[in-house]
RNA sequence: UGCGGAGUAGAGCAGUUGGUAGCUCGCGUGGCUCAUAACCAUGAGGUCGGUAGUUCAAGUCUACCCUCCGCAA
Numbered sequence: 001u002g003c004g005g006a007g008u009a010g011a012g013c014a015g016u017u018g019g020u021a022g023c024u025c026g027c028g029u030g031g032c033u034c035a036u037a038a039c040c041a042u043g044a045g046g047u048c049g050g051u052a053g054u055u056c057a058a059g060u061c062u063a064c065c066c067u068c069c070g071c072a073a
Base pairs, nucleotide, nucleotide: 001072002071003070004069005068006067007066010025011024012023013022019056027043028042029041030040031039049065050064051063052062053061
């Protein structure tokens, strides 16, 4: 320098054909228990790496930029 992949809740990951973002674990509260764990119920936590563009509508499409990984030089 070029090519490819990735960036979504504290962690790990989904998100189909563009239609107001979910799952598991973790965390808080309550229940159960002599108590802890397990189990049950419930809740909080995101404006989706950034800035623009297209669209009635963008996590999704387009452009540029940033970070990480791989390959080539």
A computed fold for a 73-nucleotide RNA from a Gammaproteobacteria bacterium, annotated as transfer RNA. The RNAcentral record of the sequence draws on ENA. It matches the Rfam family "tRNA". Taxonomically the source falls in Gammaproteobacteria (Bacteria, Pseudomonadati, Pseudomonadota). Its mean pLDDT, the model's own confidence on a scale to 100, is 83.